The part of an RNA shown here (small-subunit ribosomal RNA, 5' domain) has 476 nucleotides and comes from Pinus lambertiana. Its mean pLDDT, the model's own confidence on a scale to 100, is 86.
Context: one part of a larger RNA
RNA sequence: GGAUGAACGCUGGCGGCAUACUUAACACAUGCAAGUCGGAUGGGAAGUGGUGUUUCCAGUGGUGGACGGGUGAGUAACGCGUAAGAACCUGCCCUUGGGAUGGGAACAACAGCUGGAAACGACUACUAAUACCCCAUAGGCUGAGGAGCAAAAGGAGGAAUCUGCCCAAGGAGGGGCUCGCGUCUGAUUAGUUAGUUGUUGAGGCAAUGGCUUACCAAGGCAAUGAUCAGUAGCUGGUCCGAGAGGAUGAUCAGCCACACUGGGACUGAGACACGGCCCAGACUCCUACAUGAGGCAGCAGUGGGGAAUUUUCCACAAUGGGCGAAAGCCUGACGAAGCAAUGUCGUGUGAAGGCAGAAGGCCCAAGGGUCAUGAACUUCUUUUCUCGGAGAAGAAAAAUGACGAUAUUCGAGGAAUAAGCAUCGGCUAACUCUGUGCCAGUAGCCGUGGUAAGAUAGAGGAUGCAAGCAUUAUCU
Repeated sequence: GGAUGAACGCUGGCGGCAUACUUAACACAUGCAAGUCGGAUGGGAAGUGGUGUUUCCAGUGGUGGACGGGUGAGUAACGCGUAAGAACCUGCCCUUGGGAUGGGAACAACAGCUGGAAACGACUACUAAUACCCCAUAGGCUGAGGAGCAAAAGGAGGAAUCUGCCCAAGGAGGGGCUCGCGUCUGAUUAGUUAGUUGUUGAGGCAAUGGCUUACCAAGGCAAUGAUCAGUAGCUGGUCCGAGAGGAUGAUCAGCCACACUGGGACUGAGACACGGCCCAGACUCCUACAUGAGGCAGCAGUGGGGAAUUUUCCACAAUGGGCGAAAGCCUGACGAAGCAAUGUCGUGUGAAGGCAGAAGGCCCAAGGGUCAUGAACUUCUUUUCUCGGAGAAGAAAAAUGACGAUAUUCGAGGAAUAAGCAUCGGCUAACUCUGUGCCAGUAGCCGUGGUAAGAUAGAGGAUGCAAGCAUUAUCU
């Protein structure tokens, strides 16, 4: 000099675009953040004089909830990056070839009865289905062979037809696994390891494998640093640098890990699951003391910690996602607004003329010099500002705009609403006076101050940057 997710001091006009708990992975009041489908299904309710049509709903059932969003505690590891590989799985989507025969038994809801303070249940009887089961069939699977095993569901419509279901093969996208190389510090850590290293048999898994187990062998790693200890999410990138390289990993994007702490499985194509379940623990709340409820590292917000980091806002109009045949519903993702000079870029705070060199301040050798064309004054302009009017694109044939009292544009008004901060001994651009008198103070380093201080404090003047300017912290 450059840089920052910065902070602090003084100051502060506007706009565009970005960014905003780096500390306590500390504790959380309140609201919202994942639902949807009646065109799978039996019922119940509203409405009506009644039927039909219609609308809504708890339950059974399907699908989603494994995405999206947050955080970086753990992890020095095939975690990540890069380059390869073989023994695998894959809902929805695409392509192709086949198929859906005949039956059956239940369980919720509803009804009755009943326990409990509540949360939530127990018992009895009834009932539907794309829920469950059996039989049949099979270009699939298993097996050396004989042979054995495995499926299905309907719905809408007057119909055409549309859509869903089952089996098999292929694809796309996604995921699991293995491996070469790379990936911080310490030797004042030198030995370490018993499922440990390998074979065989068995089990298990979607799949390979000590993944697990039995037996057998005694191996495996290590000075090219094992083990242990400390620190740390990794990368694309970001900052500095001519480069080599050094530092870093906020925002955005990819991967990983976590979801009060520890453990576990269930369901499912996919989880060992942030807003699911079970157990234990700490904490908070309710209680009729037998029991129960909870988990903001989602968006806002609160307390606390801290030098320090925002609104308990608007809307699903757009983009994207879930469900649905669709209408549509949901969406704190997202789109926007609010707050903050936190950063960056742009722009303004007026322009031209104006010497009697006015008043005033400061200095003075008392003549004058300087602030200074600066002001006043004259003539203009209106970026900005205030008021009033018009008013988009973003929205694909129609309809639908949160933003939006928007951007933009037209008219009126009036120089009007808008400049500070640091420095001036040398490094380093910029000097005098007064006060003080080794005091008060200053200071990045050298240093300065003890009666004429260009270094302290004030004033006048000057220099630098400018809606910022200094300081502090950190990297280069």